Large-subunit ribosomal RNA, domain VI from uncultured Johnsonella sp., 260 nucleotides, folded computationally. NCBI's taxonomy places the organism under Bacteria, Bacillota, Lachnospirales, Lachnospiraceae, Johnsonella.
Context: one part of a larger RNA
RNA sequence: CGUAAGAUAUUUGAGAGGAGCUGUCCUUAGUACGAGAGGACCGGGAUGGACUGACCACUGGUGUACCUGUUGGGUAGCAGACCCAUGGCAGGUAGCCAAGUCGGGAUCGGAUAAACGCUGAAGGCAUCUAAGCGUGAAGCCGACCUCAAGAUGAGAUAUCUCAUGCGAAAGCAGUAAGACCCCUUAAAGACAAUGAGGUAGAUAGGGCUAAGGUGUAAGUGCAGAAAUGCAUUAAGCUGAUAGUUACUAAUCGGUCGAGG
Numbered sequence: 001c002g003u004a005a006g007a008u009a010u011u012u013g014a015g016a017g018g019a020g021c022u023g024u025c026c027u028u029a030g031u032a033c034g035a036g037a038g039g040a041c042c043g044g045g046a047u048g049g050a051c052u053g054a055c056c057a058c059u060g061g062u063g064u065a066c067c068u069g070u071u072g073g074g075u076a077g078c079a080g081a082c083c084c085a086u087g088g089c090a091g092g093u094a095g096c097c098a099a100g101u102c103g104g105g106a107u108c109g110g111a112u113a114a115a116c117g118c119u120g121a122a123g124g125c126a127u128c129u130a131a132g133c134g135u136g137a138a139g140c141c142g143a144c145c146u147c148a149a150g151a152u153g154a155g156a157u158a159u160c161u162c163a164u165g166c167g168a169a170a171g172c173a174g175u176a177a178g179a180c181c182c183c184u185u186a187a188a189g190a191c192a193a194u195g196a197g198g199u200a201g202a203u204a205g206g207g208c209u210a211a212g213g214u215g216u217a218a219g220u221g222c223a224g225a226a227a228u229g230c231a232u233u234a235a236g237c238u239g240a241u242a243g244u245u246a247c248u249a250a251u252c253g254g255u256c257g258a259g260g
Base pairs, nucleotide, nucleotide: 001150005161006160007159008158009157010156011155015147016146017145018144021049022048023047024046025045026044027043033038051104052103053102054101055100059098060097061096062095066091068090069089070088071085072084073083074082075081108142109141110140115135116134117133118132162260164173165172166171178256179255180254181253182198183197184196185195186194203249204248205247206245207244208243209242210241212238213237214236219232220231221230222229223228
């Protein structure tokens, strides 16, 4: 820009893409078959491999703004605290992830290939073929998953807005429903976009209460010669998590947008 007014939702599916794999074991059954050795088709069940999708309850990895311990050195000395050494090294929430967990390739239908048939002439017989009719594959077309009306062949359904002003007309302007700018942002993200919100508000930050993490802070007292231990104390601290709370910031505003 188009989709013959302008919007907001929900959709149909022309078409396109993806997937499509396979082992072993048990049973049928030591049956059919076979002199024996050996040893099935068909059918039923179990469990794997690789590939692939999703997720983080479990097992773990990471986790440089979390916590504690600790080694060497430093801040002139003690305590406390901090700094340097790969965050010096050890533990670990969220998120992300796999080595973790769950799922998938199942079933069914249609038309067929090779092949196997029925009926059947030409050609009194025979013949699956010439007319006609069947069975038949991991393959083909559907079925399964995803995208999809710029499918210009531009589809459908529901709902909302309405017939304003100027102008001779072309058109222009202010609006409606609605949308955007702008702002707070994350489950989204390179940027756009998408999603949640913008005071009639829990959108983010902060506060509070918890979860989770770390593991009993500092100070003081007691015991001990001291190192240290014990008590106060499941303490103190705490990034991403949950709930709650308008304390802070989403203020005030602006722009676009039909007359069929």

The prediction has a mean pLDDT of 86. Its Rfam family is "Bacterial large subunit ribosomal RNA". Gene Ontology terms of the family: ribosome and structural constituent of ribosome.